This is a predicted structure of a 99-nucleotide RNA (Glycine riboswitch aptamer). The sequence was found by an Rfam model in a public genome assembly. The prediction has a mean pLDDT of 78. Its Rfam family is "Glycine riboswitch aptamer". About the family: This family represents the bacterial glycine riboswitch. Glycine riboswitches usually consist of two metabolite-binding aptamers domains with similar structures in tandem. The aptamers cooperatively bind glycine to regulate the expression of downstream genes. In Bacillus subtilis, this riboswitch is found upstream of the gcvT operon which controls glycine degradation.

């Protein structure tokens, strides 16, 4: 002095798949002298059947061993909107192969 691989942060794009049921509980107004009732309720727990895959994660490939993925399970995470979100672009700011 070049300035790969690779990472940090910031921003833009960003998909799939029940606003399922059941109980119990809270909350609301409502009716009731009251106990309490029936009613709604993107509230909190339990549970039950159906779904998706793109945070993690699990499995594998000729030949003994390793051995990736958008592929495979669906453990976990999801299945109005919010919010997450691989991956891909852009900015910076580490990184230092290489020369």
């Nucleotide at each position: 002095u070049u300035g790969a691989a690779g990472g940090g942060c910031u921003u833009g794009u960003g998909a799939g798949a029940g606003a399922c049921c059941g109980c119990a509980u809270g909350c609301a107004g409502c009716a009731g002298u009251g106990a309490u009732g029936a009613u709604g309720u993107g509230a909190u727990g339990c549970g039950g059947c159906g779904c998706c895959g793109a945070a993690g994660g699990u499995g594998c490939a000729g030949u003994g061993c390793a051995g990736a993925a958008a592929c495979u399970c669906u453990c976990a995470g999801g299945c109005a909107g919010a919010a997450g979100g691989a991956a891909c672009g852009a900015g910076u700011c580490c990184g230092g192969a290489c020369g």